Notes:
This is a predicted structure of a 100-nucleotide RNA (Bacterial small signal recognition particle RNA) from a Planctomycetota bacterium.

[in-house]
RNA sequence: UCGUCGGCCCCAUGCAAGGAAGGCUCGUGAACCGGGCCAGGCCCUGACCGGAGCAACCCUAAACGAAGCCCUUCCGGUGCCGUGGGUCGCCGACGGGAGC
Numbered sequence: 001u002c003g004u005c006g007g008c009c010c011c012a013u014g015c016a017a018g019g020a021a022g023g024c025u026c027g028u029g030a031a032c033c034g035g036g037c038c039a040g041g042c043c044c045u046g047a048c049c050g051g052a053g054c055a056a057c058c059c060u061a062a063a064c065g066a067a068g069c070c071c072u073u074c075c076g077g078u079g080c081c082g083u084g085g086g087u088c089g090c091c092g093a094c095g096g097g098a099g100c
Stems, first nucleotide, its partner, number of pairs: 001096008009086006015079002018075006024068001025066004034059003042051002
C1' cells in the first nucleotide's frame, strides 16, 4: 500500500421494550330539555276501550372511574437485538506486493 474478513462509527429499515392518545370489557351516569314501559293522578266515554303523560323501573348519550396490555396510531440520546448500505472515518486479524 492492496485485497478479504471482523469490530467501532454513520445512515436506512425491521423487531422488542417504554411513554402518550384512542378503541374494546366492566361500573356509575338524564327530576324536565334521550328512548322504552308507564302505578297514581288528569282528559275522553253512559260504560268498556282509549289518549296524553309525572314519579318509579329498565336501556343508554355526554362525562367520569377501574382493570387488562387485547387492538390501532404517534413519539424518540430506549436496546448494544436483527438486516442492508456507507466510505477511507478509526482499529484489529489473515494474505499478497513494494521500499527501508

Rfam family: Bacterial small signal recognition particle RNA. The family's RNA type in Rfam is non-coding RNA gene. The prediction has a mean pLDDT of 77.